[in-house]
Molecule: SAM riboswitch aptamer (S box leader)
Organism: uncultured Nocardioides sp.
Formats: sequence, structure tokens, C1' cells
RNA sequence: CUCAUCGAGAGGGACUGAGGGAACGGCCCGUCGACGUCCCGGCAACCGCCACGACCAGCGCCACACCUCGGGGUCAGGUCGCGGAAACGGUGCCAAUUCCGGCCCGGACGAGAGUCGUCCGGGGAAGAUGAG
Repeated sequence: CUCAUCGAGAGGGACUGAGGGAACGGCCCGUCGACGUCCCGGCAACCGCCACGACCAGCGCCACACCUCGGGGUCAGGUCGCGGAAACGGUGCCAAUUCCGGCCCGGACGAGAGUCGUCCGGGGAAGAUGAG
């Protein structure tokens, strides 16, 4: 940098001791010990793994044979799709939707108008994780 996913799921112990939830605003968690580290346990199924299908390229076979066009086969390979398992390997995760919001668009309601507030929906930004 690219792609996919982010409303589900899964916590105990030991150590430590004041901050933590990325930043900002809100709101929360935290001395009834949070965050972090270690141990054990668990969740999930991104990749490896297994099965099937499609396509691509390769190889060789038949037919044709100057060339093009055609048919079926094959093992290992690549891409994609659907499914399986979680035993094993590589990660990840185990407060709150990625805790919510900020930018843009639309809708509903309220306040005497394109303004404001509340709520709902869609997209974006930022971030996280995996694969490349």
C1' cells in the first nucleotide's frame, strides 16, 4: 500500500499499584485494585489443514493436419466459490457495537422558516485484526 472483517462469542489466579478505555469531546472502568506482566483456562475461525465445484495456465492422448477450429484425460500448481474440522500449527481475541460521537447525505419529532436540539438510517474519516 491492497483486500476482507469489525451488533455474536469467551475469565480465573498470582504479581504490581494509579491510572485506563488509541488521540479529542462525551460517557464509562478503576484502591471492593482497573491498565499492565506471568500462569492456567476459554472464544472464534483470518491463514495453514480436509472435501467438492468452476475457471486459468502446464503436460501428455485422440482426431485434424500447412495453419486455425474440436474432444475427452491427468497429476502436482494457481485463483475463486461453497462447505467441514478445531486434533495439530501461525496469529488474534476474552467490559461496554471498534463504548458513542466528530465530516457528508436522508428521514421522524419538537421549538413561530435553509437555525438549533433529540432520535433513526446510509456513507465517509480514523483505528483494530488477519491475509498478501